[in-house]
RNA sequence: GAAGCUGGCCAGGCAGCCGCUGUGUGCGGAACAAACCGGAAGGGGCGACCCUGCCGUGCCGUGCAUGGAGGAAAGUCCGGGCUCCACAGGGUAGGGUGACGGGUAACGCCCGUCCGCCGUGAGGCGAGGAACAGGGCCACAGAGACGAGUCCAUCGGGCGCAAGUCCGGUGGGGUGAAACGCGGUAACCUCCACCCGGAGCAACACCGAAUAGGCAAGCGAUGACGCGUCCCGCCGAGCUUGCGGGUAGGUGGCUUGAGCCGUGCAGCAAUGCACGGCCUAGAGGAAUGGCUGUCCACGACAGAACCCGGCUUAACGGCCAGCUUCACCU
Repeated sequence: GAAGCUGGCCAGGCAGCCGCUGUGUGCGGAACAAACCGGAAGGGGCGACCCUGCCGUGCCGUGCAUGGAGGAAAGUCCGGGCUCCACAGGGUAGGGUGACGGGUAACGCCCGUCCGCCGUGAGGCGAGGAACAGGGCCACAGAGACGAGUCCAUCGGGCGCAAGUCCGGUGGGGUGAAACGCGGUAACCUCCACCCGGAGCAACACCGAAUAGGCAAGCGAUGACGCGUCCCGCCGAGCUUGCGGGUAGGUGGCUUGAGCCGUGCAGCAAUGCACGGCCUAGAGGAAUGGCUGUCCACGACAGAACCCGGCUUAACGGCCAGCUUCACCU
């Protein structure tokens, strides 16, 4: 210098203007039933926390400050958290996994080692238990692919004048990944060992109108029935009050979490522990954008929707570290 391997990082920059949205705060207006949220009390509990009433606020507009997509947010393929439903125990069915050891909340993920294969190498890939329990399958070629059998050669014997043919032996040749050997194949069935309840945030929980049903109580006519005019009994359209379920709608779930960053320690590593620091989208027809200028190496794949850990797939390029091979120079 070229070509590579492994791991990590970035994902156009800057400025101006105009928007959208979360949070905090100021002002103005509206509304004010509850849940929920915030605050200060009171009570209960060892405690996490729970209960009770009170006050505030949430809505709309507007000013200011500040935050606002990804390494894959994707596929929804594995594993968990969370929620509801189901559940005595055992077995069966069905599905999954499979060397050995470790990590983890868990895994089919990750790390280490062994073995096999690929690569000159750094490295990469591997569902990597069992083939005398049983069944199935083994392309092409080959006579024959596990059932049996004999294509060529060769040896012996029988028959035949001979060519040859029949029987038996040898296992030499040829085909093939594999040729009779207890063959290969289990991401074919199967056997063995281990694991696995179902549905998913449109889960689920709380509050809850108007209207129309429902239930209860009261009233109940110039009403019906009781021989029925009155009294009384009973029915009763309707009215009033209360209760209850569901709906519309509202609220929570929702982002402080198996979290991120740094340092130290333990460990080969995955990872764990300790200390310090940080808060980094949370919408609900769904924001995270648009325009202009400028610079450069001219910008790929792609858009959160309950949340994590993985795997896989997509992808213009750039940077860093370690390592390998080749060539050249000293």

A computed fold for a 330-nucleotide RNA from a Burkholderiales bacterium, annotated as Bacterial RNase P class A.
It matches the Rfam family "Bacterial RNase P class A". Its family is annotated with ribonuclease P activity, dimeric ribonuclease P complex and tRNA processing in the Gene Ontology. The family's RNA type in Rfam is ribozyme.
It is recorded under the gene name rnpB.
The RNAcentral record of the sequence draws on ENA.